[in-house]
Molecule: THF (Tetrahydrofolate) riboswitch aptamer
RNA sequence: AACAGAGUAGAAGCAAAGGCGUAAAGUGCCGCGGAUACGGGGAGUUGAUCUGCGGACGAAAAGGAAACUUGCGGUCAUUGCUUCGCAUCCCACUGUA
Numbered sequence: 001a002a003c004a005g006a007g008u009a010g011a012a013g014c015a016a017a018g019g020c021g022u023a024a025a026g027u028g029c030c031g032c033g034g035a036u037a038c039g040g041g042g043a044g045u046u047g048a049u050c051u052g053c054g055g056a057c058g059a060a061a062a063g064g065a066a067a068c069u070u071g072c073g074g075u076c077a078u079u080g081c082u083u084c085g086c087a088u089c090c091c092a093c094u095g096u097a
Stems, first nucleotide, its partner, number of pairs: 002096004010084007018076002020073003029055008040091004061070003
């Protein structure tokens, strides 16, 4: 020098149990802005995540005297399992040795 490889943050799906909403928030969509993170080191996007403001759209309730129960929501976060996993570039690491 060459070829091959390991490993992260995290993402998605499923399950469990617990919340929130059902007096419509949330989810999803669009526009503008901000922040953060991105294998061991460095750089890092038109990608990712979170967030502020604005806009369009928009829902499943039923029972009960009540407490509440059962549903419903592309609802939230937690735990477990499974799958995927540095956009990319340089260096380092392991193997061929």